[in-house]
């Protein structure tokens, strides 16, 4: 450098209502790399949304490539040489579109990507 494969989990039970896995009580989930020690909430990356440039086409748009922007949330105590990562406790967060208001349903997505492994 090239090829192949892999590459995201989750509303049990109940209440109100004409209607809610969306509201209320309660339950459940946690991508990838890094970091003196194991991380959803420390640093960075990806997904979603979006600007610009180039190329192609069926040209006020679509697709591909490149490069930018945007991008949520934690404290206390303990142990220790070392932990905002472990143990205990109490908290918090979660793109867009649809629908009775959605981290968990359906959809874009049999997609894309951070990356991981193997082979040449």
């Nucleotide at each position: 450098u090239c090829u192949u494969u892999c590459g995201g989990g989750g509303c049990a039970g109940g209440g109100u209502g004409a209607a809610a896995u969306u509201c209320c009580c309660a339950a459940c989930c946690g991508g990838c790399g890094g970091u003196g020690a194991u991380a959803g909430c420390c640093c960075g990356c990806g997904a979603c949304c979006u600007g610009u440039g180039c190329a192609u086409g069926u040209u006020u748009c679509a697709u591909g490539c490149a490069u930018g922007g945007c991008u949520g949330a934690u404290u206390c105590a303990g142990u220790g040489a070392a932990a905002a990562u472990c143990u205990g406790a109490a908290g918090c967060c979660g793109a867009c579109a649809g629908u009775a208001u959605a981290g968990u349903c359906u959809g874009g997505a049999u997609g894309g990507u951070a990356g991981a492994a193997a082979g040449a």
FMN riboswitch aptamer (RFN element) from Jeotgalicoccus meleagridis, 120 nucleotides, folded computationally. The prediction has a mean pLDDT of 83. RNAcentral holds the sequence, with entries from MGnify. Rfam family: FMN riboswitch aptamer (RFN element). Rfam's curators write: The RFN element is a highly conserved domain that is found frequently in the 5'-untranslated regions of prokaryotic mRNAs that encode for flavin mononucleotide (FMN) biosynthesis and transport proteins. This element is a metabolite-dependent riboswitch that directly binds FMN in the absence of proteins. In Bacillus subtilis, the riboswitch most likely controls gene expression by causing premature transcription termination within the 5' untranslated region of the ribDEAHT operon and precluding access to the ribosome-binding site of ypaA mRNA.The FMN riboswitch structure, reported in present an FMN-bound six-stem junction, adopts a butterfly-like scaffold, stapled together by opposingly directed but nearly identically folded peripheral domains.